[in-house]
This is a predicted structure of a 75-nucleotide RNA (transfer RNA) from a Candidatus Acidiferrales bacterium. It matches the Rfam family "tRNA". The family's RNA type in Rfam is transfer RNA. The RNAcentral record of the sequence draws on ENA and MGnify. The same sequence occurs in records of 3 taxa.
RNA sequence: GCGGGGGUAACUCAGUGGAAGAGUCUCGGCCUUCCAAGCCGAUGGUCGCGGGUUCGAAUCCCGUCCCCCGCUCCA
Numbered sequence: 001g002c003g004g005g006g007g008u009a010a011c012u013c014a015g016u017g018g019a020a021g022a023g024u025c026u027c028g029g030c031c032u033u034c035c036a037a038g039c040c041g042a043u044g045g046u047c048g049c050g051g052g053u054u055c056g057a058a059u060c061c062c063g064u065c066c067c068c069c070g071c072u073c074c075a
Base pairs, nucleotide, nucleotide: 001071002070003069004068005067006066007065010024011023012022013021018055026042027041028040029039030038048064049063050062051061052060
């Protein structure tokens, strides 16, 4: 330099055009003599960043940053 995969909640990950969810964590409630477990609820998101397309973008297109894998060239 080229190609591929990835970046979404504090963490691990879903979500391929109608606008964001699960599990874990944290907090509260129920239960229990108490704790744990279990059940219910809550909190938490500029979807890496910037533009474009569209009535509408996490999703499609362009650029760019970071991480992982492979290939090539030079020294």